Bacterial RNase P class A from an Acidimicrobiia bacterium, 381 nucleotides, folded computationally.
RNAcentral holds the sequence, with entries from ENA.
Rfam family: Bacterial RNase P class A. Rfam links the family to the GO terms dimeric ribonuclease P complex, tRNA processing and ribonuclease P activity.

RNA sequence: CGAGUCCGCUGGACGGCCGCGGCGCCCCGGCGCCGAGGAAAGUCCGGACUCCACAGGGCAGGGUGCUGGGUAACACCCAGGCGGGGUGACCCGACGGAAAGUGCCACAGAGAGCAGACCGCCGGAGGGCCCAAGGGCCCGAGGCCCGGACUCAGGUCCGGCCCGGUAAGGGUGAAACGGUGCGGUAAGAGCGCACCAGCGCUGCGGGAGACCGCGGCGGCUCGGUAAACCCCACCCGGAGCAAGGCCAAGCAGGGACAGGGUGGCCCGCCCGCAAGGUCCCAGGUAGGCCGCACGAGCCCGUCGGCAACGAUGGGCCCAGAUAGAUGGCCGUACGGGCGCCCAGCGCCCGACAGAAUCCGGCUUACAGGCGGACUCGCCGU
Numbered sequence: 001c002g003a004g005u006c007c008g009c010u011g012g013a014c015g016g017c018c019g020c021g022g023c024g025c026c027c028c029g030g031c032g033c034c035g036a037g038g039a040a041a042g043u044c045c046g047g048a049c050u051c052c053a054c055a056g057g058g059c060a061g062g063g064u065g066c067u068g069g070g071u072a073a074c075a076c077c078c079a080g081g082c083g084g085g086g087u088g089a090c091c092c093g094a095c096g097g098a099a100a101g102u103g104c105c106a107c108a109g110a111g112a113g114c115a116g117a118c119c120g121c122c123g124g125a126g127g128g129c130c131c132a133a134g135g136g137c138c139c140g141a142g143g144c145c146c147g148g149a150c151u152c153a154g155g156u157c158c159g160g161c162c163c164g165g166u167a168a169g170g171g172u173g174a175a176a177c178g179g180u181g182c183g184g185u186a187a188g189a190g191c192g193c194a195c196c197a198g199c200g201c202u203g204c205g206g207g208a209g210a211c212c213g214c215g216g217c218g219g220c221u222c223g224g225u226a227a228a229c230c231c232c233a234c235c236c237g238g239a240g241c242a243a244g245g246c247c248a249a250g251c252a253g254g255g256a257c258a259g260g261g262u263g264g265c266c267c268g269c270c271c272g273c274a275a276g277g278u279c280c281c282a283g284g285u286a287g288g289c290c291g292c293a294c295g296a297g298c299c300c301g302u303c304g305g306c307a308a309c310g311a312u313g314g315g316c317c318c319a320g321a322u323a324g325a326u327g328g329c330c331g332u333a334c335g336g337g338c339g340c341c342c343a344g345c346g347c348c349c350g351a352c353a354g355a356a357u358c359c360g361g362c363u364u365a366c367a368g369g370c371g372g373a374c375u376c377g378c379c380g381u
Stems, first nucleotide, its partner, number of pairs: 001377010013332006020035007037352001041363002044361005049240004061236005066080005081095001082093004096231002101229002103225003118170002120166004126139005142162002145160006178196006197221002199218008244290004253281005261273004297316008334350007
């Protein structure tokens, strides 16, 4: 200098005028203070809070799944282990169990799970038992069907077909029942052996642990898939601020008091019914208030810790609307784009987006800019 990795931050600035929401103050009209975000978003996890349910345990259902730590908690974060990728900085991983069972494994292929035989290779003289050690007996793989050649003939050879052995080679596939070599064989095969890989058992050492290193034994070679059912371990009661609580117009309802009128008898007393009135009561609609803004809070230090984080000292108060305020105009530079008579001038634009109970995460969107640590390549010293 070029290319790249990781972490953190910023994401419009300043001034003037007018306006909007909240809080406080008073001289009731002003003044002072505050007024979106790193994601306020998706509503995907985890909690706080509230109401309901609840002896304990289990079933069902859901979630999580290497180890250690952090945390109120988590599917988050930190540190580490293992596996995969990258020359590297570094990145990615739901990363328990497939020798408990079940299911599935498309296409291709002969065969995809107690696997299989399309092409290819091969059809051997060996094995077992007895023995008086010479041998004997039994089993055994080729058939001789077709064609051809040779032979006097018996028959032999070649090709085809059938039967059988084999799984080394070819071929299919993401995957074909370890790999390489030697032996062995009729041909072959962990059939035997050596080395390598894996698995199981085991010894020693390191680590808090996941796990790692070194060795011994066993031919054990057991395909993949569990964000498929399932098994194992751990966790989880349900609903959510339209939670929930308080006040409460109007209309309708209930009670008490007296009661115009009217019925029971013709009248009165009496007994009922009852318009309207006064007072009270309960639930509760509209509406209002609380919840609701001091909190797992923010900033600057110190200490402990590799870190996440914790402890502690000081300082600060930081939106609370309810159909929903956080805006508009002007000026000055800044950045970007376009145009032109590219020293400059003019015009336009300012990423994504935007609170609604709150908090911790994750994920997604984001023009441009800044800082730090590190890697690779080239060049110079």
The prediction has a mean pLDDT of 76.
A source record names the gene rnpB.